[in-house]
């Protein structure tokens, strides 16, 4: 020389802890910016800011409390808490997947 391999950003799954359900977040469009295997380059996705349009799933239980009504037995609503859901929901852990070209790195020879 050659062959094989590792490693980014991040995607997905599971678990845990939160947030929202009084609608923030997520998703979409436009503009601007940023980071992204060790290096260069390129692609692509990702992140941030601004603007715009769109837009949702609640149910049950309890109580120190407040309160309409009441046949004074109750009883709806408000508030708070809990449980189960719901949200293209946030963060963390684990698993798994994860750079085209050139050089570098590791192993073989």
């Nucleotide at each position: 020389a050659g062959u094989a391999g590792a490693g980014u950003a991040g995607a997905c799954g599971c678990c845990g802890c939160g947030c929202g359900u009084c609608a923030a977040g997520u998703g979409c469009u436009g503009c601007g910016g940023g980071a992204u295997g060790g290096a260069a380059u390129g692609u692509a996705g990702c992140c941030c800011g601004c603007a715009g349009a769109c837009g949702a799933a609640a149910a049950g239980c309890g109580a120190u409390a407040g309160u309409a009504c009441c046949u004074c037995g109750g009883g709806g609503c408000u508030u708070c808490g809990c449980u189960u859901g719901c949200g293209a929901u946030g963060c963390g852990g684990c698993g798994c997947c994860g750079c085209g070209u050139u050089c570098g790195c590791u192993a073989c020879g």
This is a predicted structure of a 109-nucleotide RNA (THF (Tetrahydrofolate) riboswitch aptamer).